[in-house]
């Protein structure tokens, strides 16, 4: 790099170093920043994907393995994280919503919520 899979509305911040831009990419939008962002270091912290480990089920004649679960089992030992929903919205798809003399005409390329893709992030397993 790339492939397959699982997860993304929850969680968790101090302290040094720099010194202007950040929020992954384009556009819109919205916000954080010299009250020092961003990065990078330290330390602390979160979290159950991997691991470890324990109960209980399931298997059994029995162990051990195999699998399932744990109202959030416990452990932080491998990554991972620690403004904001992956900060929203773009593509496709359902489903609600007017005004108004109910006419003409304006709202509507609109507003509002639901699913599904894509695109990213981390994980674990393959190339």
């Nucleotide at each position: 790099u790339u492939c397959u899979u699982a997860u993304c509305c929850a969680g968790a911040a101090c302290g040094g170093c720099u010194g202007a831009g950040g929020g992954a990419u384009c556009a819109g939008g919205c916000c954080c920043u010299g009250u020092g962002a961003c990065g990078c270091c330290g330390u602390a912290g979160c979290a159950a994907c991997c691991g470890a480990u324990u109960u209980c089920g399931u298997a059994a004649a029995c162990c051990u393995c195999u699998c399932g679960a744990a109202a959030u089992g416990u452990c932080a030992g491998g990554u991972g994280c620690u403004a904001a929903a992956u900060c929203c919205u773009g593509c496709c798809u359902c489903c609600g919503c007017g005004c108004g003399a109910c006419a003409a005409g304006c709202a509507a390329u609109g507003c509002g919520g639901g699913g599904g893709a894509a695109a990213g992030a981390u994980g674990a397993g393959g190339a």
Predicted 3D model of a 127-nucleotide RNA (SAM riboswitch aptamer (S box leader)) from an Ignavibacteriota bacterium. The prediction has a mean pLDDT of 75. It matches the Rfam family "SAM riboswitch aptamer (S box leader)". Rfam describes the family as follows. The SAM riboswitch is found upstream of a number of genes which code for proteins involved in methionine or cysteine biosynthesis in Gram-positive bacteria.